Background
This is a predicted structure of a 73-nucleotide RNA (transfer RNA) from Candidatus Gottesmanbacteria bacterium RIFCSPLOWO2_01_FULL_39_12b. Its Rfam family is "tRNA". NCBI's taxonomy places the organism under Bacteria, Bacteria candidate phyla, Candidatus Gottesmaniibacteriota. The coordinates come from a structure-prediction model, not an experiment, and the mean pLDDT is 81.

RNA sequence: GGGCCCGUAGCUCAUCUGGUAGAGCGUCCCGCUCGCAGCGGGAAGGUGGAGAGUUCGAGUCUCUUCGGGUCCA
Numbered sequence: 001g002g003g004c005c006c007g008u009a010g011c012u013c014a015u016c017u018g019g020u021a022g023a024g025c026g027u028c029c030c031g032c033u034c035g036c037a038g039c040g041g042g043a044a045g046g047u048g049g050a051g052a053g054u055u056c057g058a059g060u061c062u063c064u065u066c067g068g069g070u071c072c073a
Stems, first nucleotide, its partner, number of pairs: 001072007010025004019056001027043006049065005
C1' cells in the first nucleotide's frame, strides 16, 4: 500500500432478504424467607463508531472517514 471481516444497553451478543431495537449476565425495586442464597415478577439503561447519500422509511443499501482483527505485498 491492497483485499476481507467486525464496531448495536455496563459486559457478551442477536436482529439472515429495508418496516415499532431485543436476549443472557449485571444494576435497581417488589414478592416468597427470620435473614442470606435461590427463585418469581417488574423497571431503568441504546445519537446502532462518526459524517453524508438513496428511500415514504436505514442497524440493514451506497460513499467518505475513525478504531480493531486478519490475509497478501